[in-house]
RNA sequence: GCCGGCGUAGCUCAGCGGCAGAGCAGCCGCUUCGUAAGCGGCGGGUCGGAGGUUCGAGUCCUCUCGCCGGCUCCA
Numbered sequence: 001g002c003c004g005g006c007g008u009a010g011c012u013c014a015g016c017g018g019c020a021g022a023g024c025a026g027c028c029g030c031u032u033c034g035u036a037a038g039c040g041g042c043g044g045g046u047c048g049g050a051g052g053u054u055c056g057a058g059u060c061c062u063c064u065c066g067c068c069g070g071c072u073c074c075a
């Protein structure tokens, strides 16, 4: 330099162009003599960034940043 993958909640990850979700973690409650477990509930997001397409973008296109992998060239 070229190619590919990934980036969404604190963590691990879902999410055919049409309300952004789950599990775990956190908080509150129930239960218990108490703790854990179990059960119920609550909060938590500039969807890496910027543009574009569209009535509508996490999703499609372009650029860009970061991480990972592969290939190649030069020194």
Base pairs, nucleotide, nucleotide: 001071002070003069004068005067006066007065010024011023012022013021018055026042027041028040029039030038048064049063050062051061052060

The prediction has a mean pLDDT of 81. A computed fold for a 75-nucleotide RNA from a Candidatus Acetothermia bacterium, annotated as transfer RNA. The source organism's lineage runs through Bacteria, Bacteria candidate phyla and Candidatus Bipolaricaulota. Rfam family: tRNA. Rfam describes the family as follows. Transfer RNA (tRNA) molecules are approximately 80 nucleotides in length. The RNAcentral record of the sequence draws on ENA. RNAcentral records the identical sequence in 5 taxa.